This is a predicted complex of two RNAs, RNase P RNA and transfer RNA, with 503 nucleotides together. It holds a member of the Rfam family "Bacterial RNase P class A". Rfam classes the family as a ribozyme. Rfam describes the family as follows. Ribonuclease P (RNase P) is a ubiquitous endoribonuclease, found in archaea, bacteria and eukarya as well as chloroplasts and mitochondria.

């Protein structure tokens, strides 16, 4: 320098005119004047996580929901950083074919990189269409063999049988090869055999415990073992961990108003024990005793209370529908896990410290419009071998706060920076 | 602002992960009739909202996007 990959950042500047909004100041108190503020990296989707507020405590368990390699960061997370494991892409290089060549096409090896919802299929259950012989305790369609047994033929015979066959494929053996399929019960090679087969052997794969390295995931090594234990958990499920619910239209306060209404449902209760005796009544001459009623206390059962069920505990009237009224104001509200510079620790995410800064707070909802000019960029014209210079046109993308933060995802014209890899050139 | 539901033929809806996704109505053609309706027979018509993933296989399971619908102030 070229090509490629990754990542960060920015996302128009200046001026004038006319407006909008709320803050501060002034007076002549007017919808007045002046001053200084006024959208984003995604303000979006509302997909995760928190702060905050209310629900009596938000207590225990079940159900339910979510997450899922390891370690770290964090207020927290399904986020981020680092590492492990698996999969994968081209460029360059090598090579083959075509071509006179430039080059084109294929293969091998594969850079920086890219992707991974990446616990468990050896706890159990389920599922696998079509094709195929067979789809999960395997099986045998074509095929191979037919050593052994049987049959046939030939031949020998001491008539018991023996021998041979480039006979049969009947019994039977096999699973190498073909074929089916997304997938068929370890892979390749050898030994072996009638043919074959983890039947046996080397290497690879798989599993187990061990040693070494690492915090760990995991890696390396030799040893042992059998070839069973294929796929699917974004099927049920199992294991580990996390999660109470609702949401600023939460919630608190002020003001105003009324038919402070109606209907329905559940409850306002039941039982037992103890104590008291104002009333009634019975027995008694009386003291006193019994019954009933009432009151108090305790226990227990039952109803309701912002996800379902059970329990603890707390409190007590509650729910649904129709009808009616007000639709005004204040707080919550922006000083915060805040921003910037520097420095220290850490590979990094991130954290600590010093210094500096205050940066929308509207709320039926402001942050806008027009013009000029300067850039960036694109296109056209002229000139030219080609460019530069010159002239003309367009002149920016996605989008817009609504309680606030941390992430993710999605949308986005253009500009700028940094890092890495390969190749070439120069020293 | 906040929360919930949903998208399959022209319309209304079905549809255990497994042939070429179905039903009713509508549309087209034919039969019947003098003709129309009704009835009968045949038939057309699908980006299963879009993109990606899991799986041998996706309308169905999972993630993202997009469109539509509904609820939601306070007082007593």
């Nucleotide at each position: 320098a070229a090509a490629g990959c990754g990542u960060g950042u920015u996302g128009g500047g200046c001026a004038a005119u006319c407006g909008c909004u709320g803050c501060c100041g002034c007076c002549u108190u007017g919808u007045g004047c002046g001053g200084g503020g006024g959208a984003g990296g995604a303000a979006a989707g509302u997909c995760c996580g928190g702060a905050c507020u209310c629900c009596a405590g938000c207590g225990a368990g079940u159900a339910g929901a979510g997450u899922g390699c390891u370690g770290g960061c964090u207020a927290a997370c399904g986020g981020c950083c680092a590492g492990g494991c698996g999969c994968u892409a081209u460029a360059a290089g090598c090579u083959c074919a075509g071509g006179u060549a430039a080059c084109u096409g294929g293969g091998c090896c594969c850079a920086a990189g890219g992707c991974g919802a990446c616990g468990g299929a050896a706890a159990g259950u389920g599922c696998a269409a079509c094709a195929g012989a067979a789809a999960a305790c395997a099986u045998a369609c074509c095929g191979c063999c037919g050593a052994u047994g049987g049959c046939u033929c030939a031949u020998c015979u001491u008539c018991g049988g023996g021998u041979g066959a480039u006979g049969c494929a009947c019994a039977g053996g096999c699973a190498a090869g073909g074929g089916c399929g997304a997938a068929c019960c370890g892979g390749u090679g050898g030994u072996g055999u009638a043919a074959g087969a983890g039947a046996c052997c080397c290497c690879c794969g798989c599993a187990g415990a061990c040693u070494u390295g690492g915090c760990a995931a995991c890696a390396a090594g030799g040893c042992u073992g059998g070839c069973u234990a294929g796929g699917u958990a974004a099927a049920c499920c199992c294991c580990a961990c996390u999660c109470g619910g609702a949401g600023c239209a939460a919630c608190a306060c002020c003001a105003a108003a009324u038919a402070g209404g109606c209907a329905c449902g559940c409850a306002u209760g039941g039982a037992a024990a103890a104590g008291c005796u104002u009333g009634c009544u019975c027995c008694g001459c009386a003291a006193g005793g019994g019954g009933u009623u009432g009151c108090u206390u305790u226990u227990u059962c039952g109803c309701c209370g912002g996800u379902a069920c059970u329990c603890c505990c707390c409190g007590g009237g509650c729910g649904u529908g129709c009808g009616g009224g007000u639709a005004g104001g204040u707080g919550g509200c922006u000083u915060g896990a805040g921003c910037c510079c520097g420095u220290c620790a850490g590979u990094a995410a991130u954290g600590g410290c010093u210094g500096g800064c205050c940066u929308a707070g509207a709320g039926g909802a402001a942050u806008g419009a027009u013009u000029g000019u300067c850039a960036a960029a694109a296109c056209c014209c002229c000139c030219u071998c080609a460019a530069a210079a010159g002239g003309g046109u367009u002149g920016u993308a996605c989008a817009g706060a609504a309680u606030c933060c941390g992430g993710c995802u999605u949308a986005c014209a253009g500009g700028c920076g940094c890092g890495c890899u390969u190749u070439c050139c120069u020293g | 602002g906040g929360g919930g539901c949903u998208g399959u033929a022209g319309c209304u809806c079905a549809g255990c992960g497994g042939u070429u996704a179905g039903a009713g109505c509508a549309g087209a053609g034919g039969a019947c009739u003098c003709a129309u309706a009704a009835u009968c027979c045949u038939u057309u018509g699908g980006u299963c909202c879009c993109c990606g993933g899991u799986u041998c296989a996706a309308a169905u399971c999972c993630g993202g996007g997009u469109g539509g619908c509904c609820c939601u102030a306070c007082c007593a």